Transfer RNA from a Clostridia bacterium, 72 nucleotides, folded computationally.
Its mean pLDDT, the model's own confidence on a scale to 100, is 83.
Its Rfam family is "tRNA". Rfam's curators write: Transfer RNA (tRNA) molecules are approximately 80 nucleotides in length.
The organism belongs to Clostridia, within Bacteria.
The RNAcentral record of the sequence draws on ENA.

RNA sequence: GCUUCCGUGGCUUAGUGGUAUAGCAGCUCAUUCGUAAUGAGCAGGUCGGGAGUCCGAUUCUCCCCGGAAGCU
Numbered sequence: 001g002c003u004u005c006c007g008u009g010g011c012u013u014a015g016u017g018g019u020a021u022a023g024c025a026g027c028u029c030a031u032u033c034g035u036a037a038u039g040a041g042c043a044g045g046u047c048g049g050g051a052g053u054c055c056g057a058u059u060c061u062c063c064c065c066g067g068a069a070g071c072u
Base pairs, nucleotide, nucleotide: 001071002070003069004068005067006066007065010024011023012022018055026042027041028040029039030038048064049063050062051061052060
């Protein structure tokens, strides 16, 4: 330099055009003499950045940034 893939709460992730999911972690409550475990609930995301297409973009197109693999 070229090709392909990936980027979504603190972490790991689902989601192929219609208000963005789950688990772990965190907080509160219940249960217990108390703790752990368990159960219920809450909070936490400008979906890497920008532009375009579309009534509507996490999703499609282009550019850029970061990462991984391969080729030279």